[in-house]
RNA sequence: CAAAGUAGAAUAAACGCGUCAAGUGUUGCGAAACGGGAUGUUGUUCGCAAACGAAAGCGGGAAACCGCUGCGGUGUUUAUUCGCGUCCGUUG
Numbered sequence: 001c002a003a004a005g006u007a008g009a010a011u012a013a014a015c016g017c018g019u020c021a022a023g024u025g026u027u028g029c030g031a032a033a034c035g036g037g038a039u040g041u042u043g044u045u046c047g048c049a050a051a052c053g054a055a056a057g058c059g060g061g062a063a064a065c066c067g068c069u070g071c072g073g074u075g076u077u078u079a080u081u082c083g084c085g086u087c088c089g090u091u092g
Base pairs, nucleotide, nucleotide: 001092002091003090008082009081010080011079012078013077014076015075016074017072018071019070026050027049028048029047030046031045032044036088037087038086039085040084056069057068058067059066060065
């Protein structure tokens, strides 16, 4: 001098869940983790409470329910891209 690496985000695919409304999103309170270390910011996650709130259609079946096509600011995994200010550290 240069580079890598966090939490996580976006997109796509696969497999699920819901569509009998859980989940997601919003607000408040509390807690936790967050480049290897220190510090700090941003963001993230979890718990509780409150308010709000949805896209169904077709086929089969006596029914329970099942299948297909959709839908949900839906979950997980994988891939790709993106992803720390200062000091020290790591790699070259």
THF (Tetrahydrofolate) riboswitch aptamer from a pig gut metagenome, 92 nucleotides, folded computationally. Its mean pLDDT, the model's own confidence on a scale to 100, is 85. The sequence is in RNAcentral, with records from MGnify. Of the family's consensus pairs, 94% are formed in the model. Rfam family: THF (Tetrahydrofolate) riboswitch aptamer. Rfam's curators write: Tetrahydrofolate (THF) riboswitch was first reported for Ames et al. as an RNA motif in 5' untranslated (5'-UTR)regions of folate transport and biosynthesis genes in Firmicutes genomes. For this family Rfam cites "A eubacterial riboswitch class that senses the coenzyme tetrahydrofolate" (Ames et al., Chem Biol, 2010).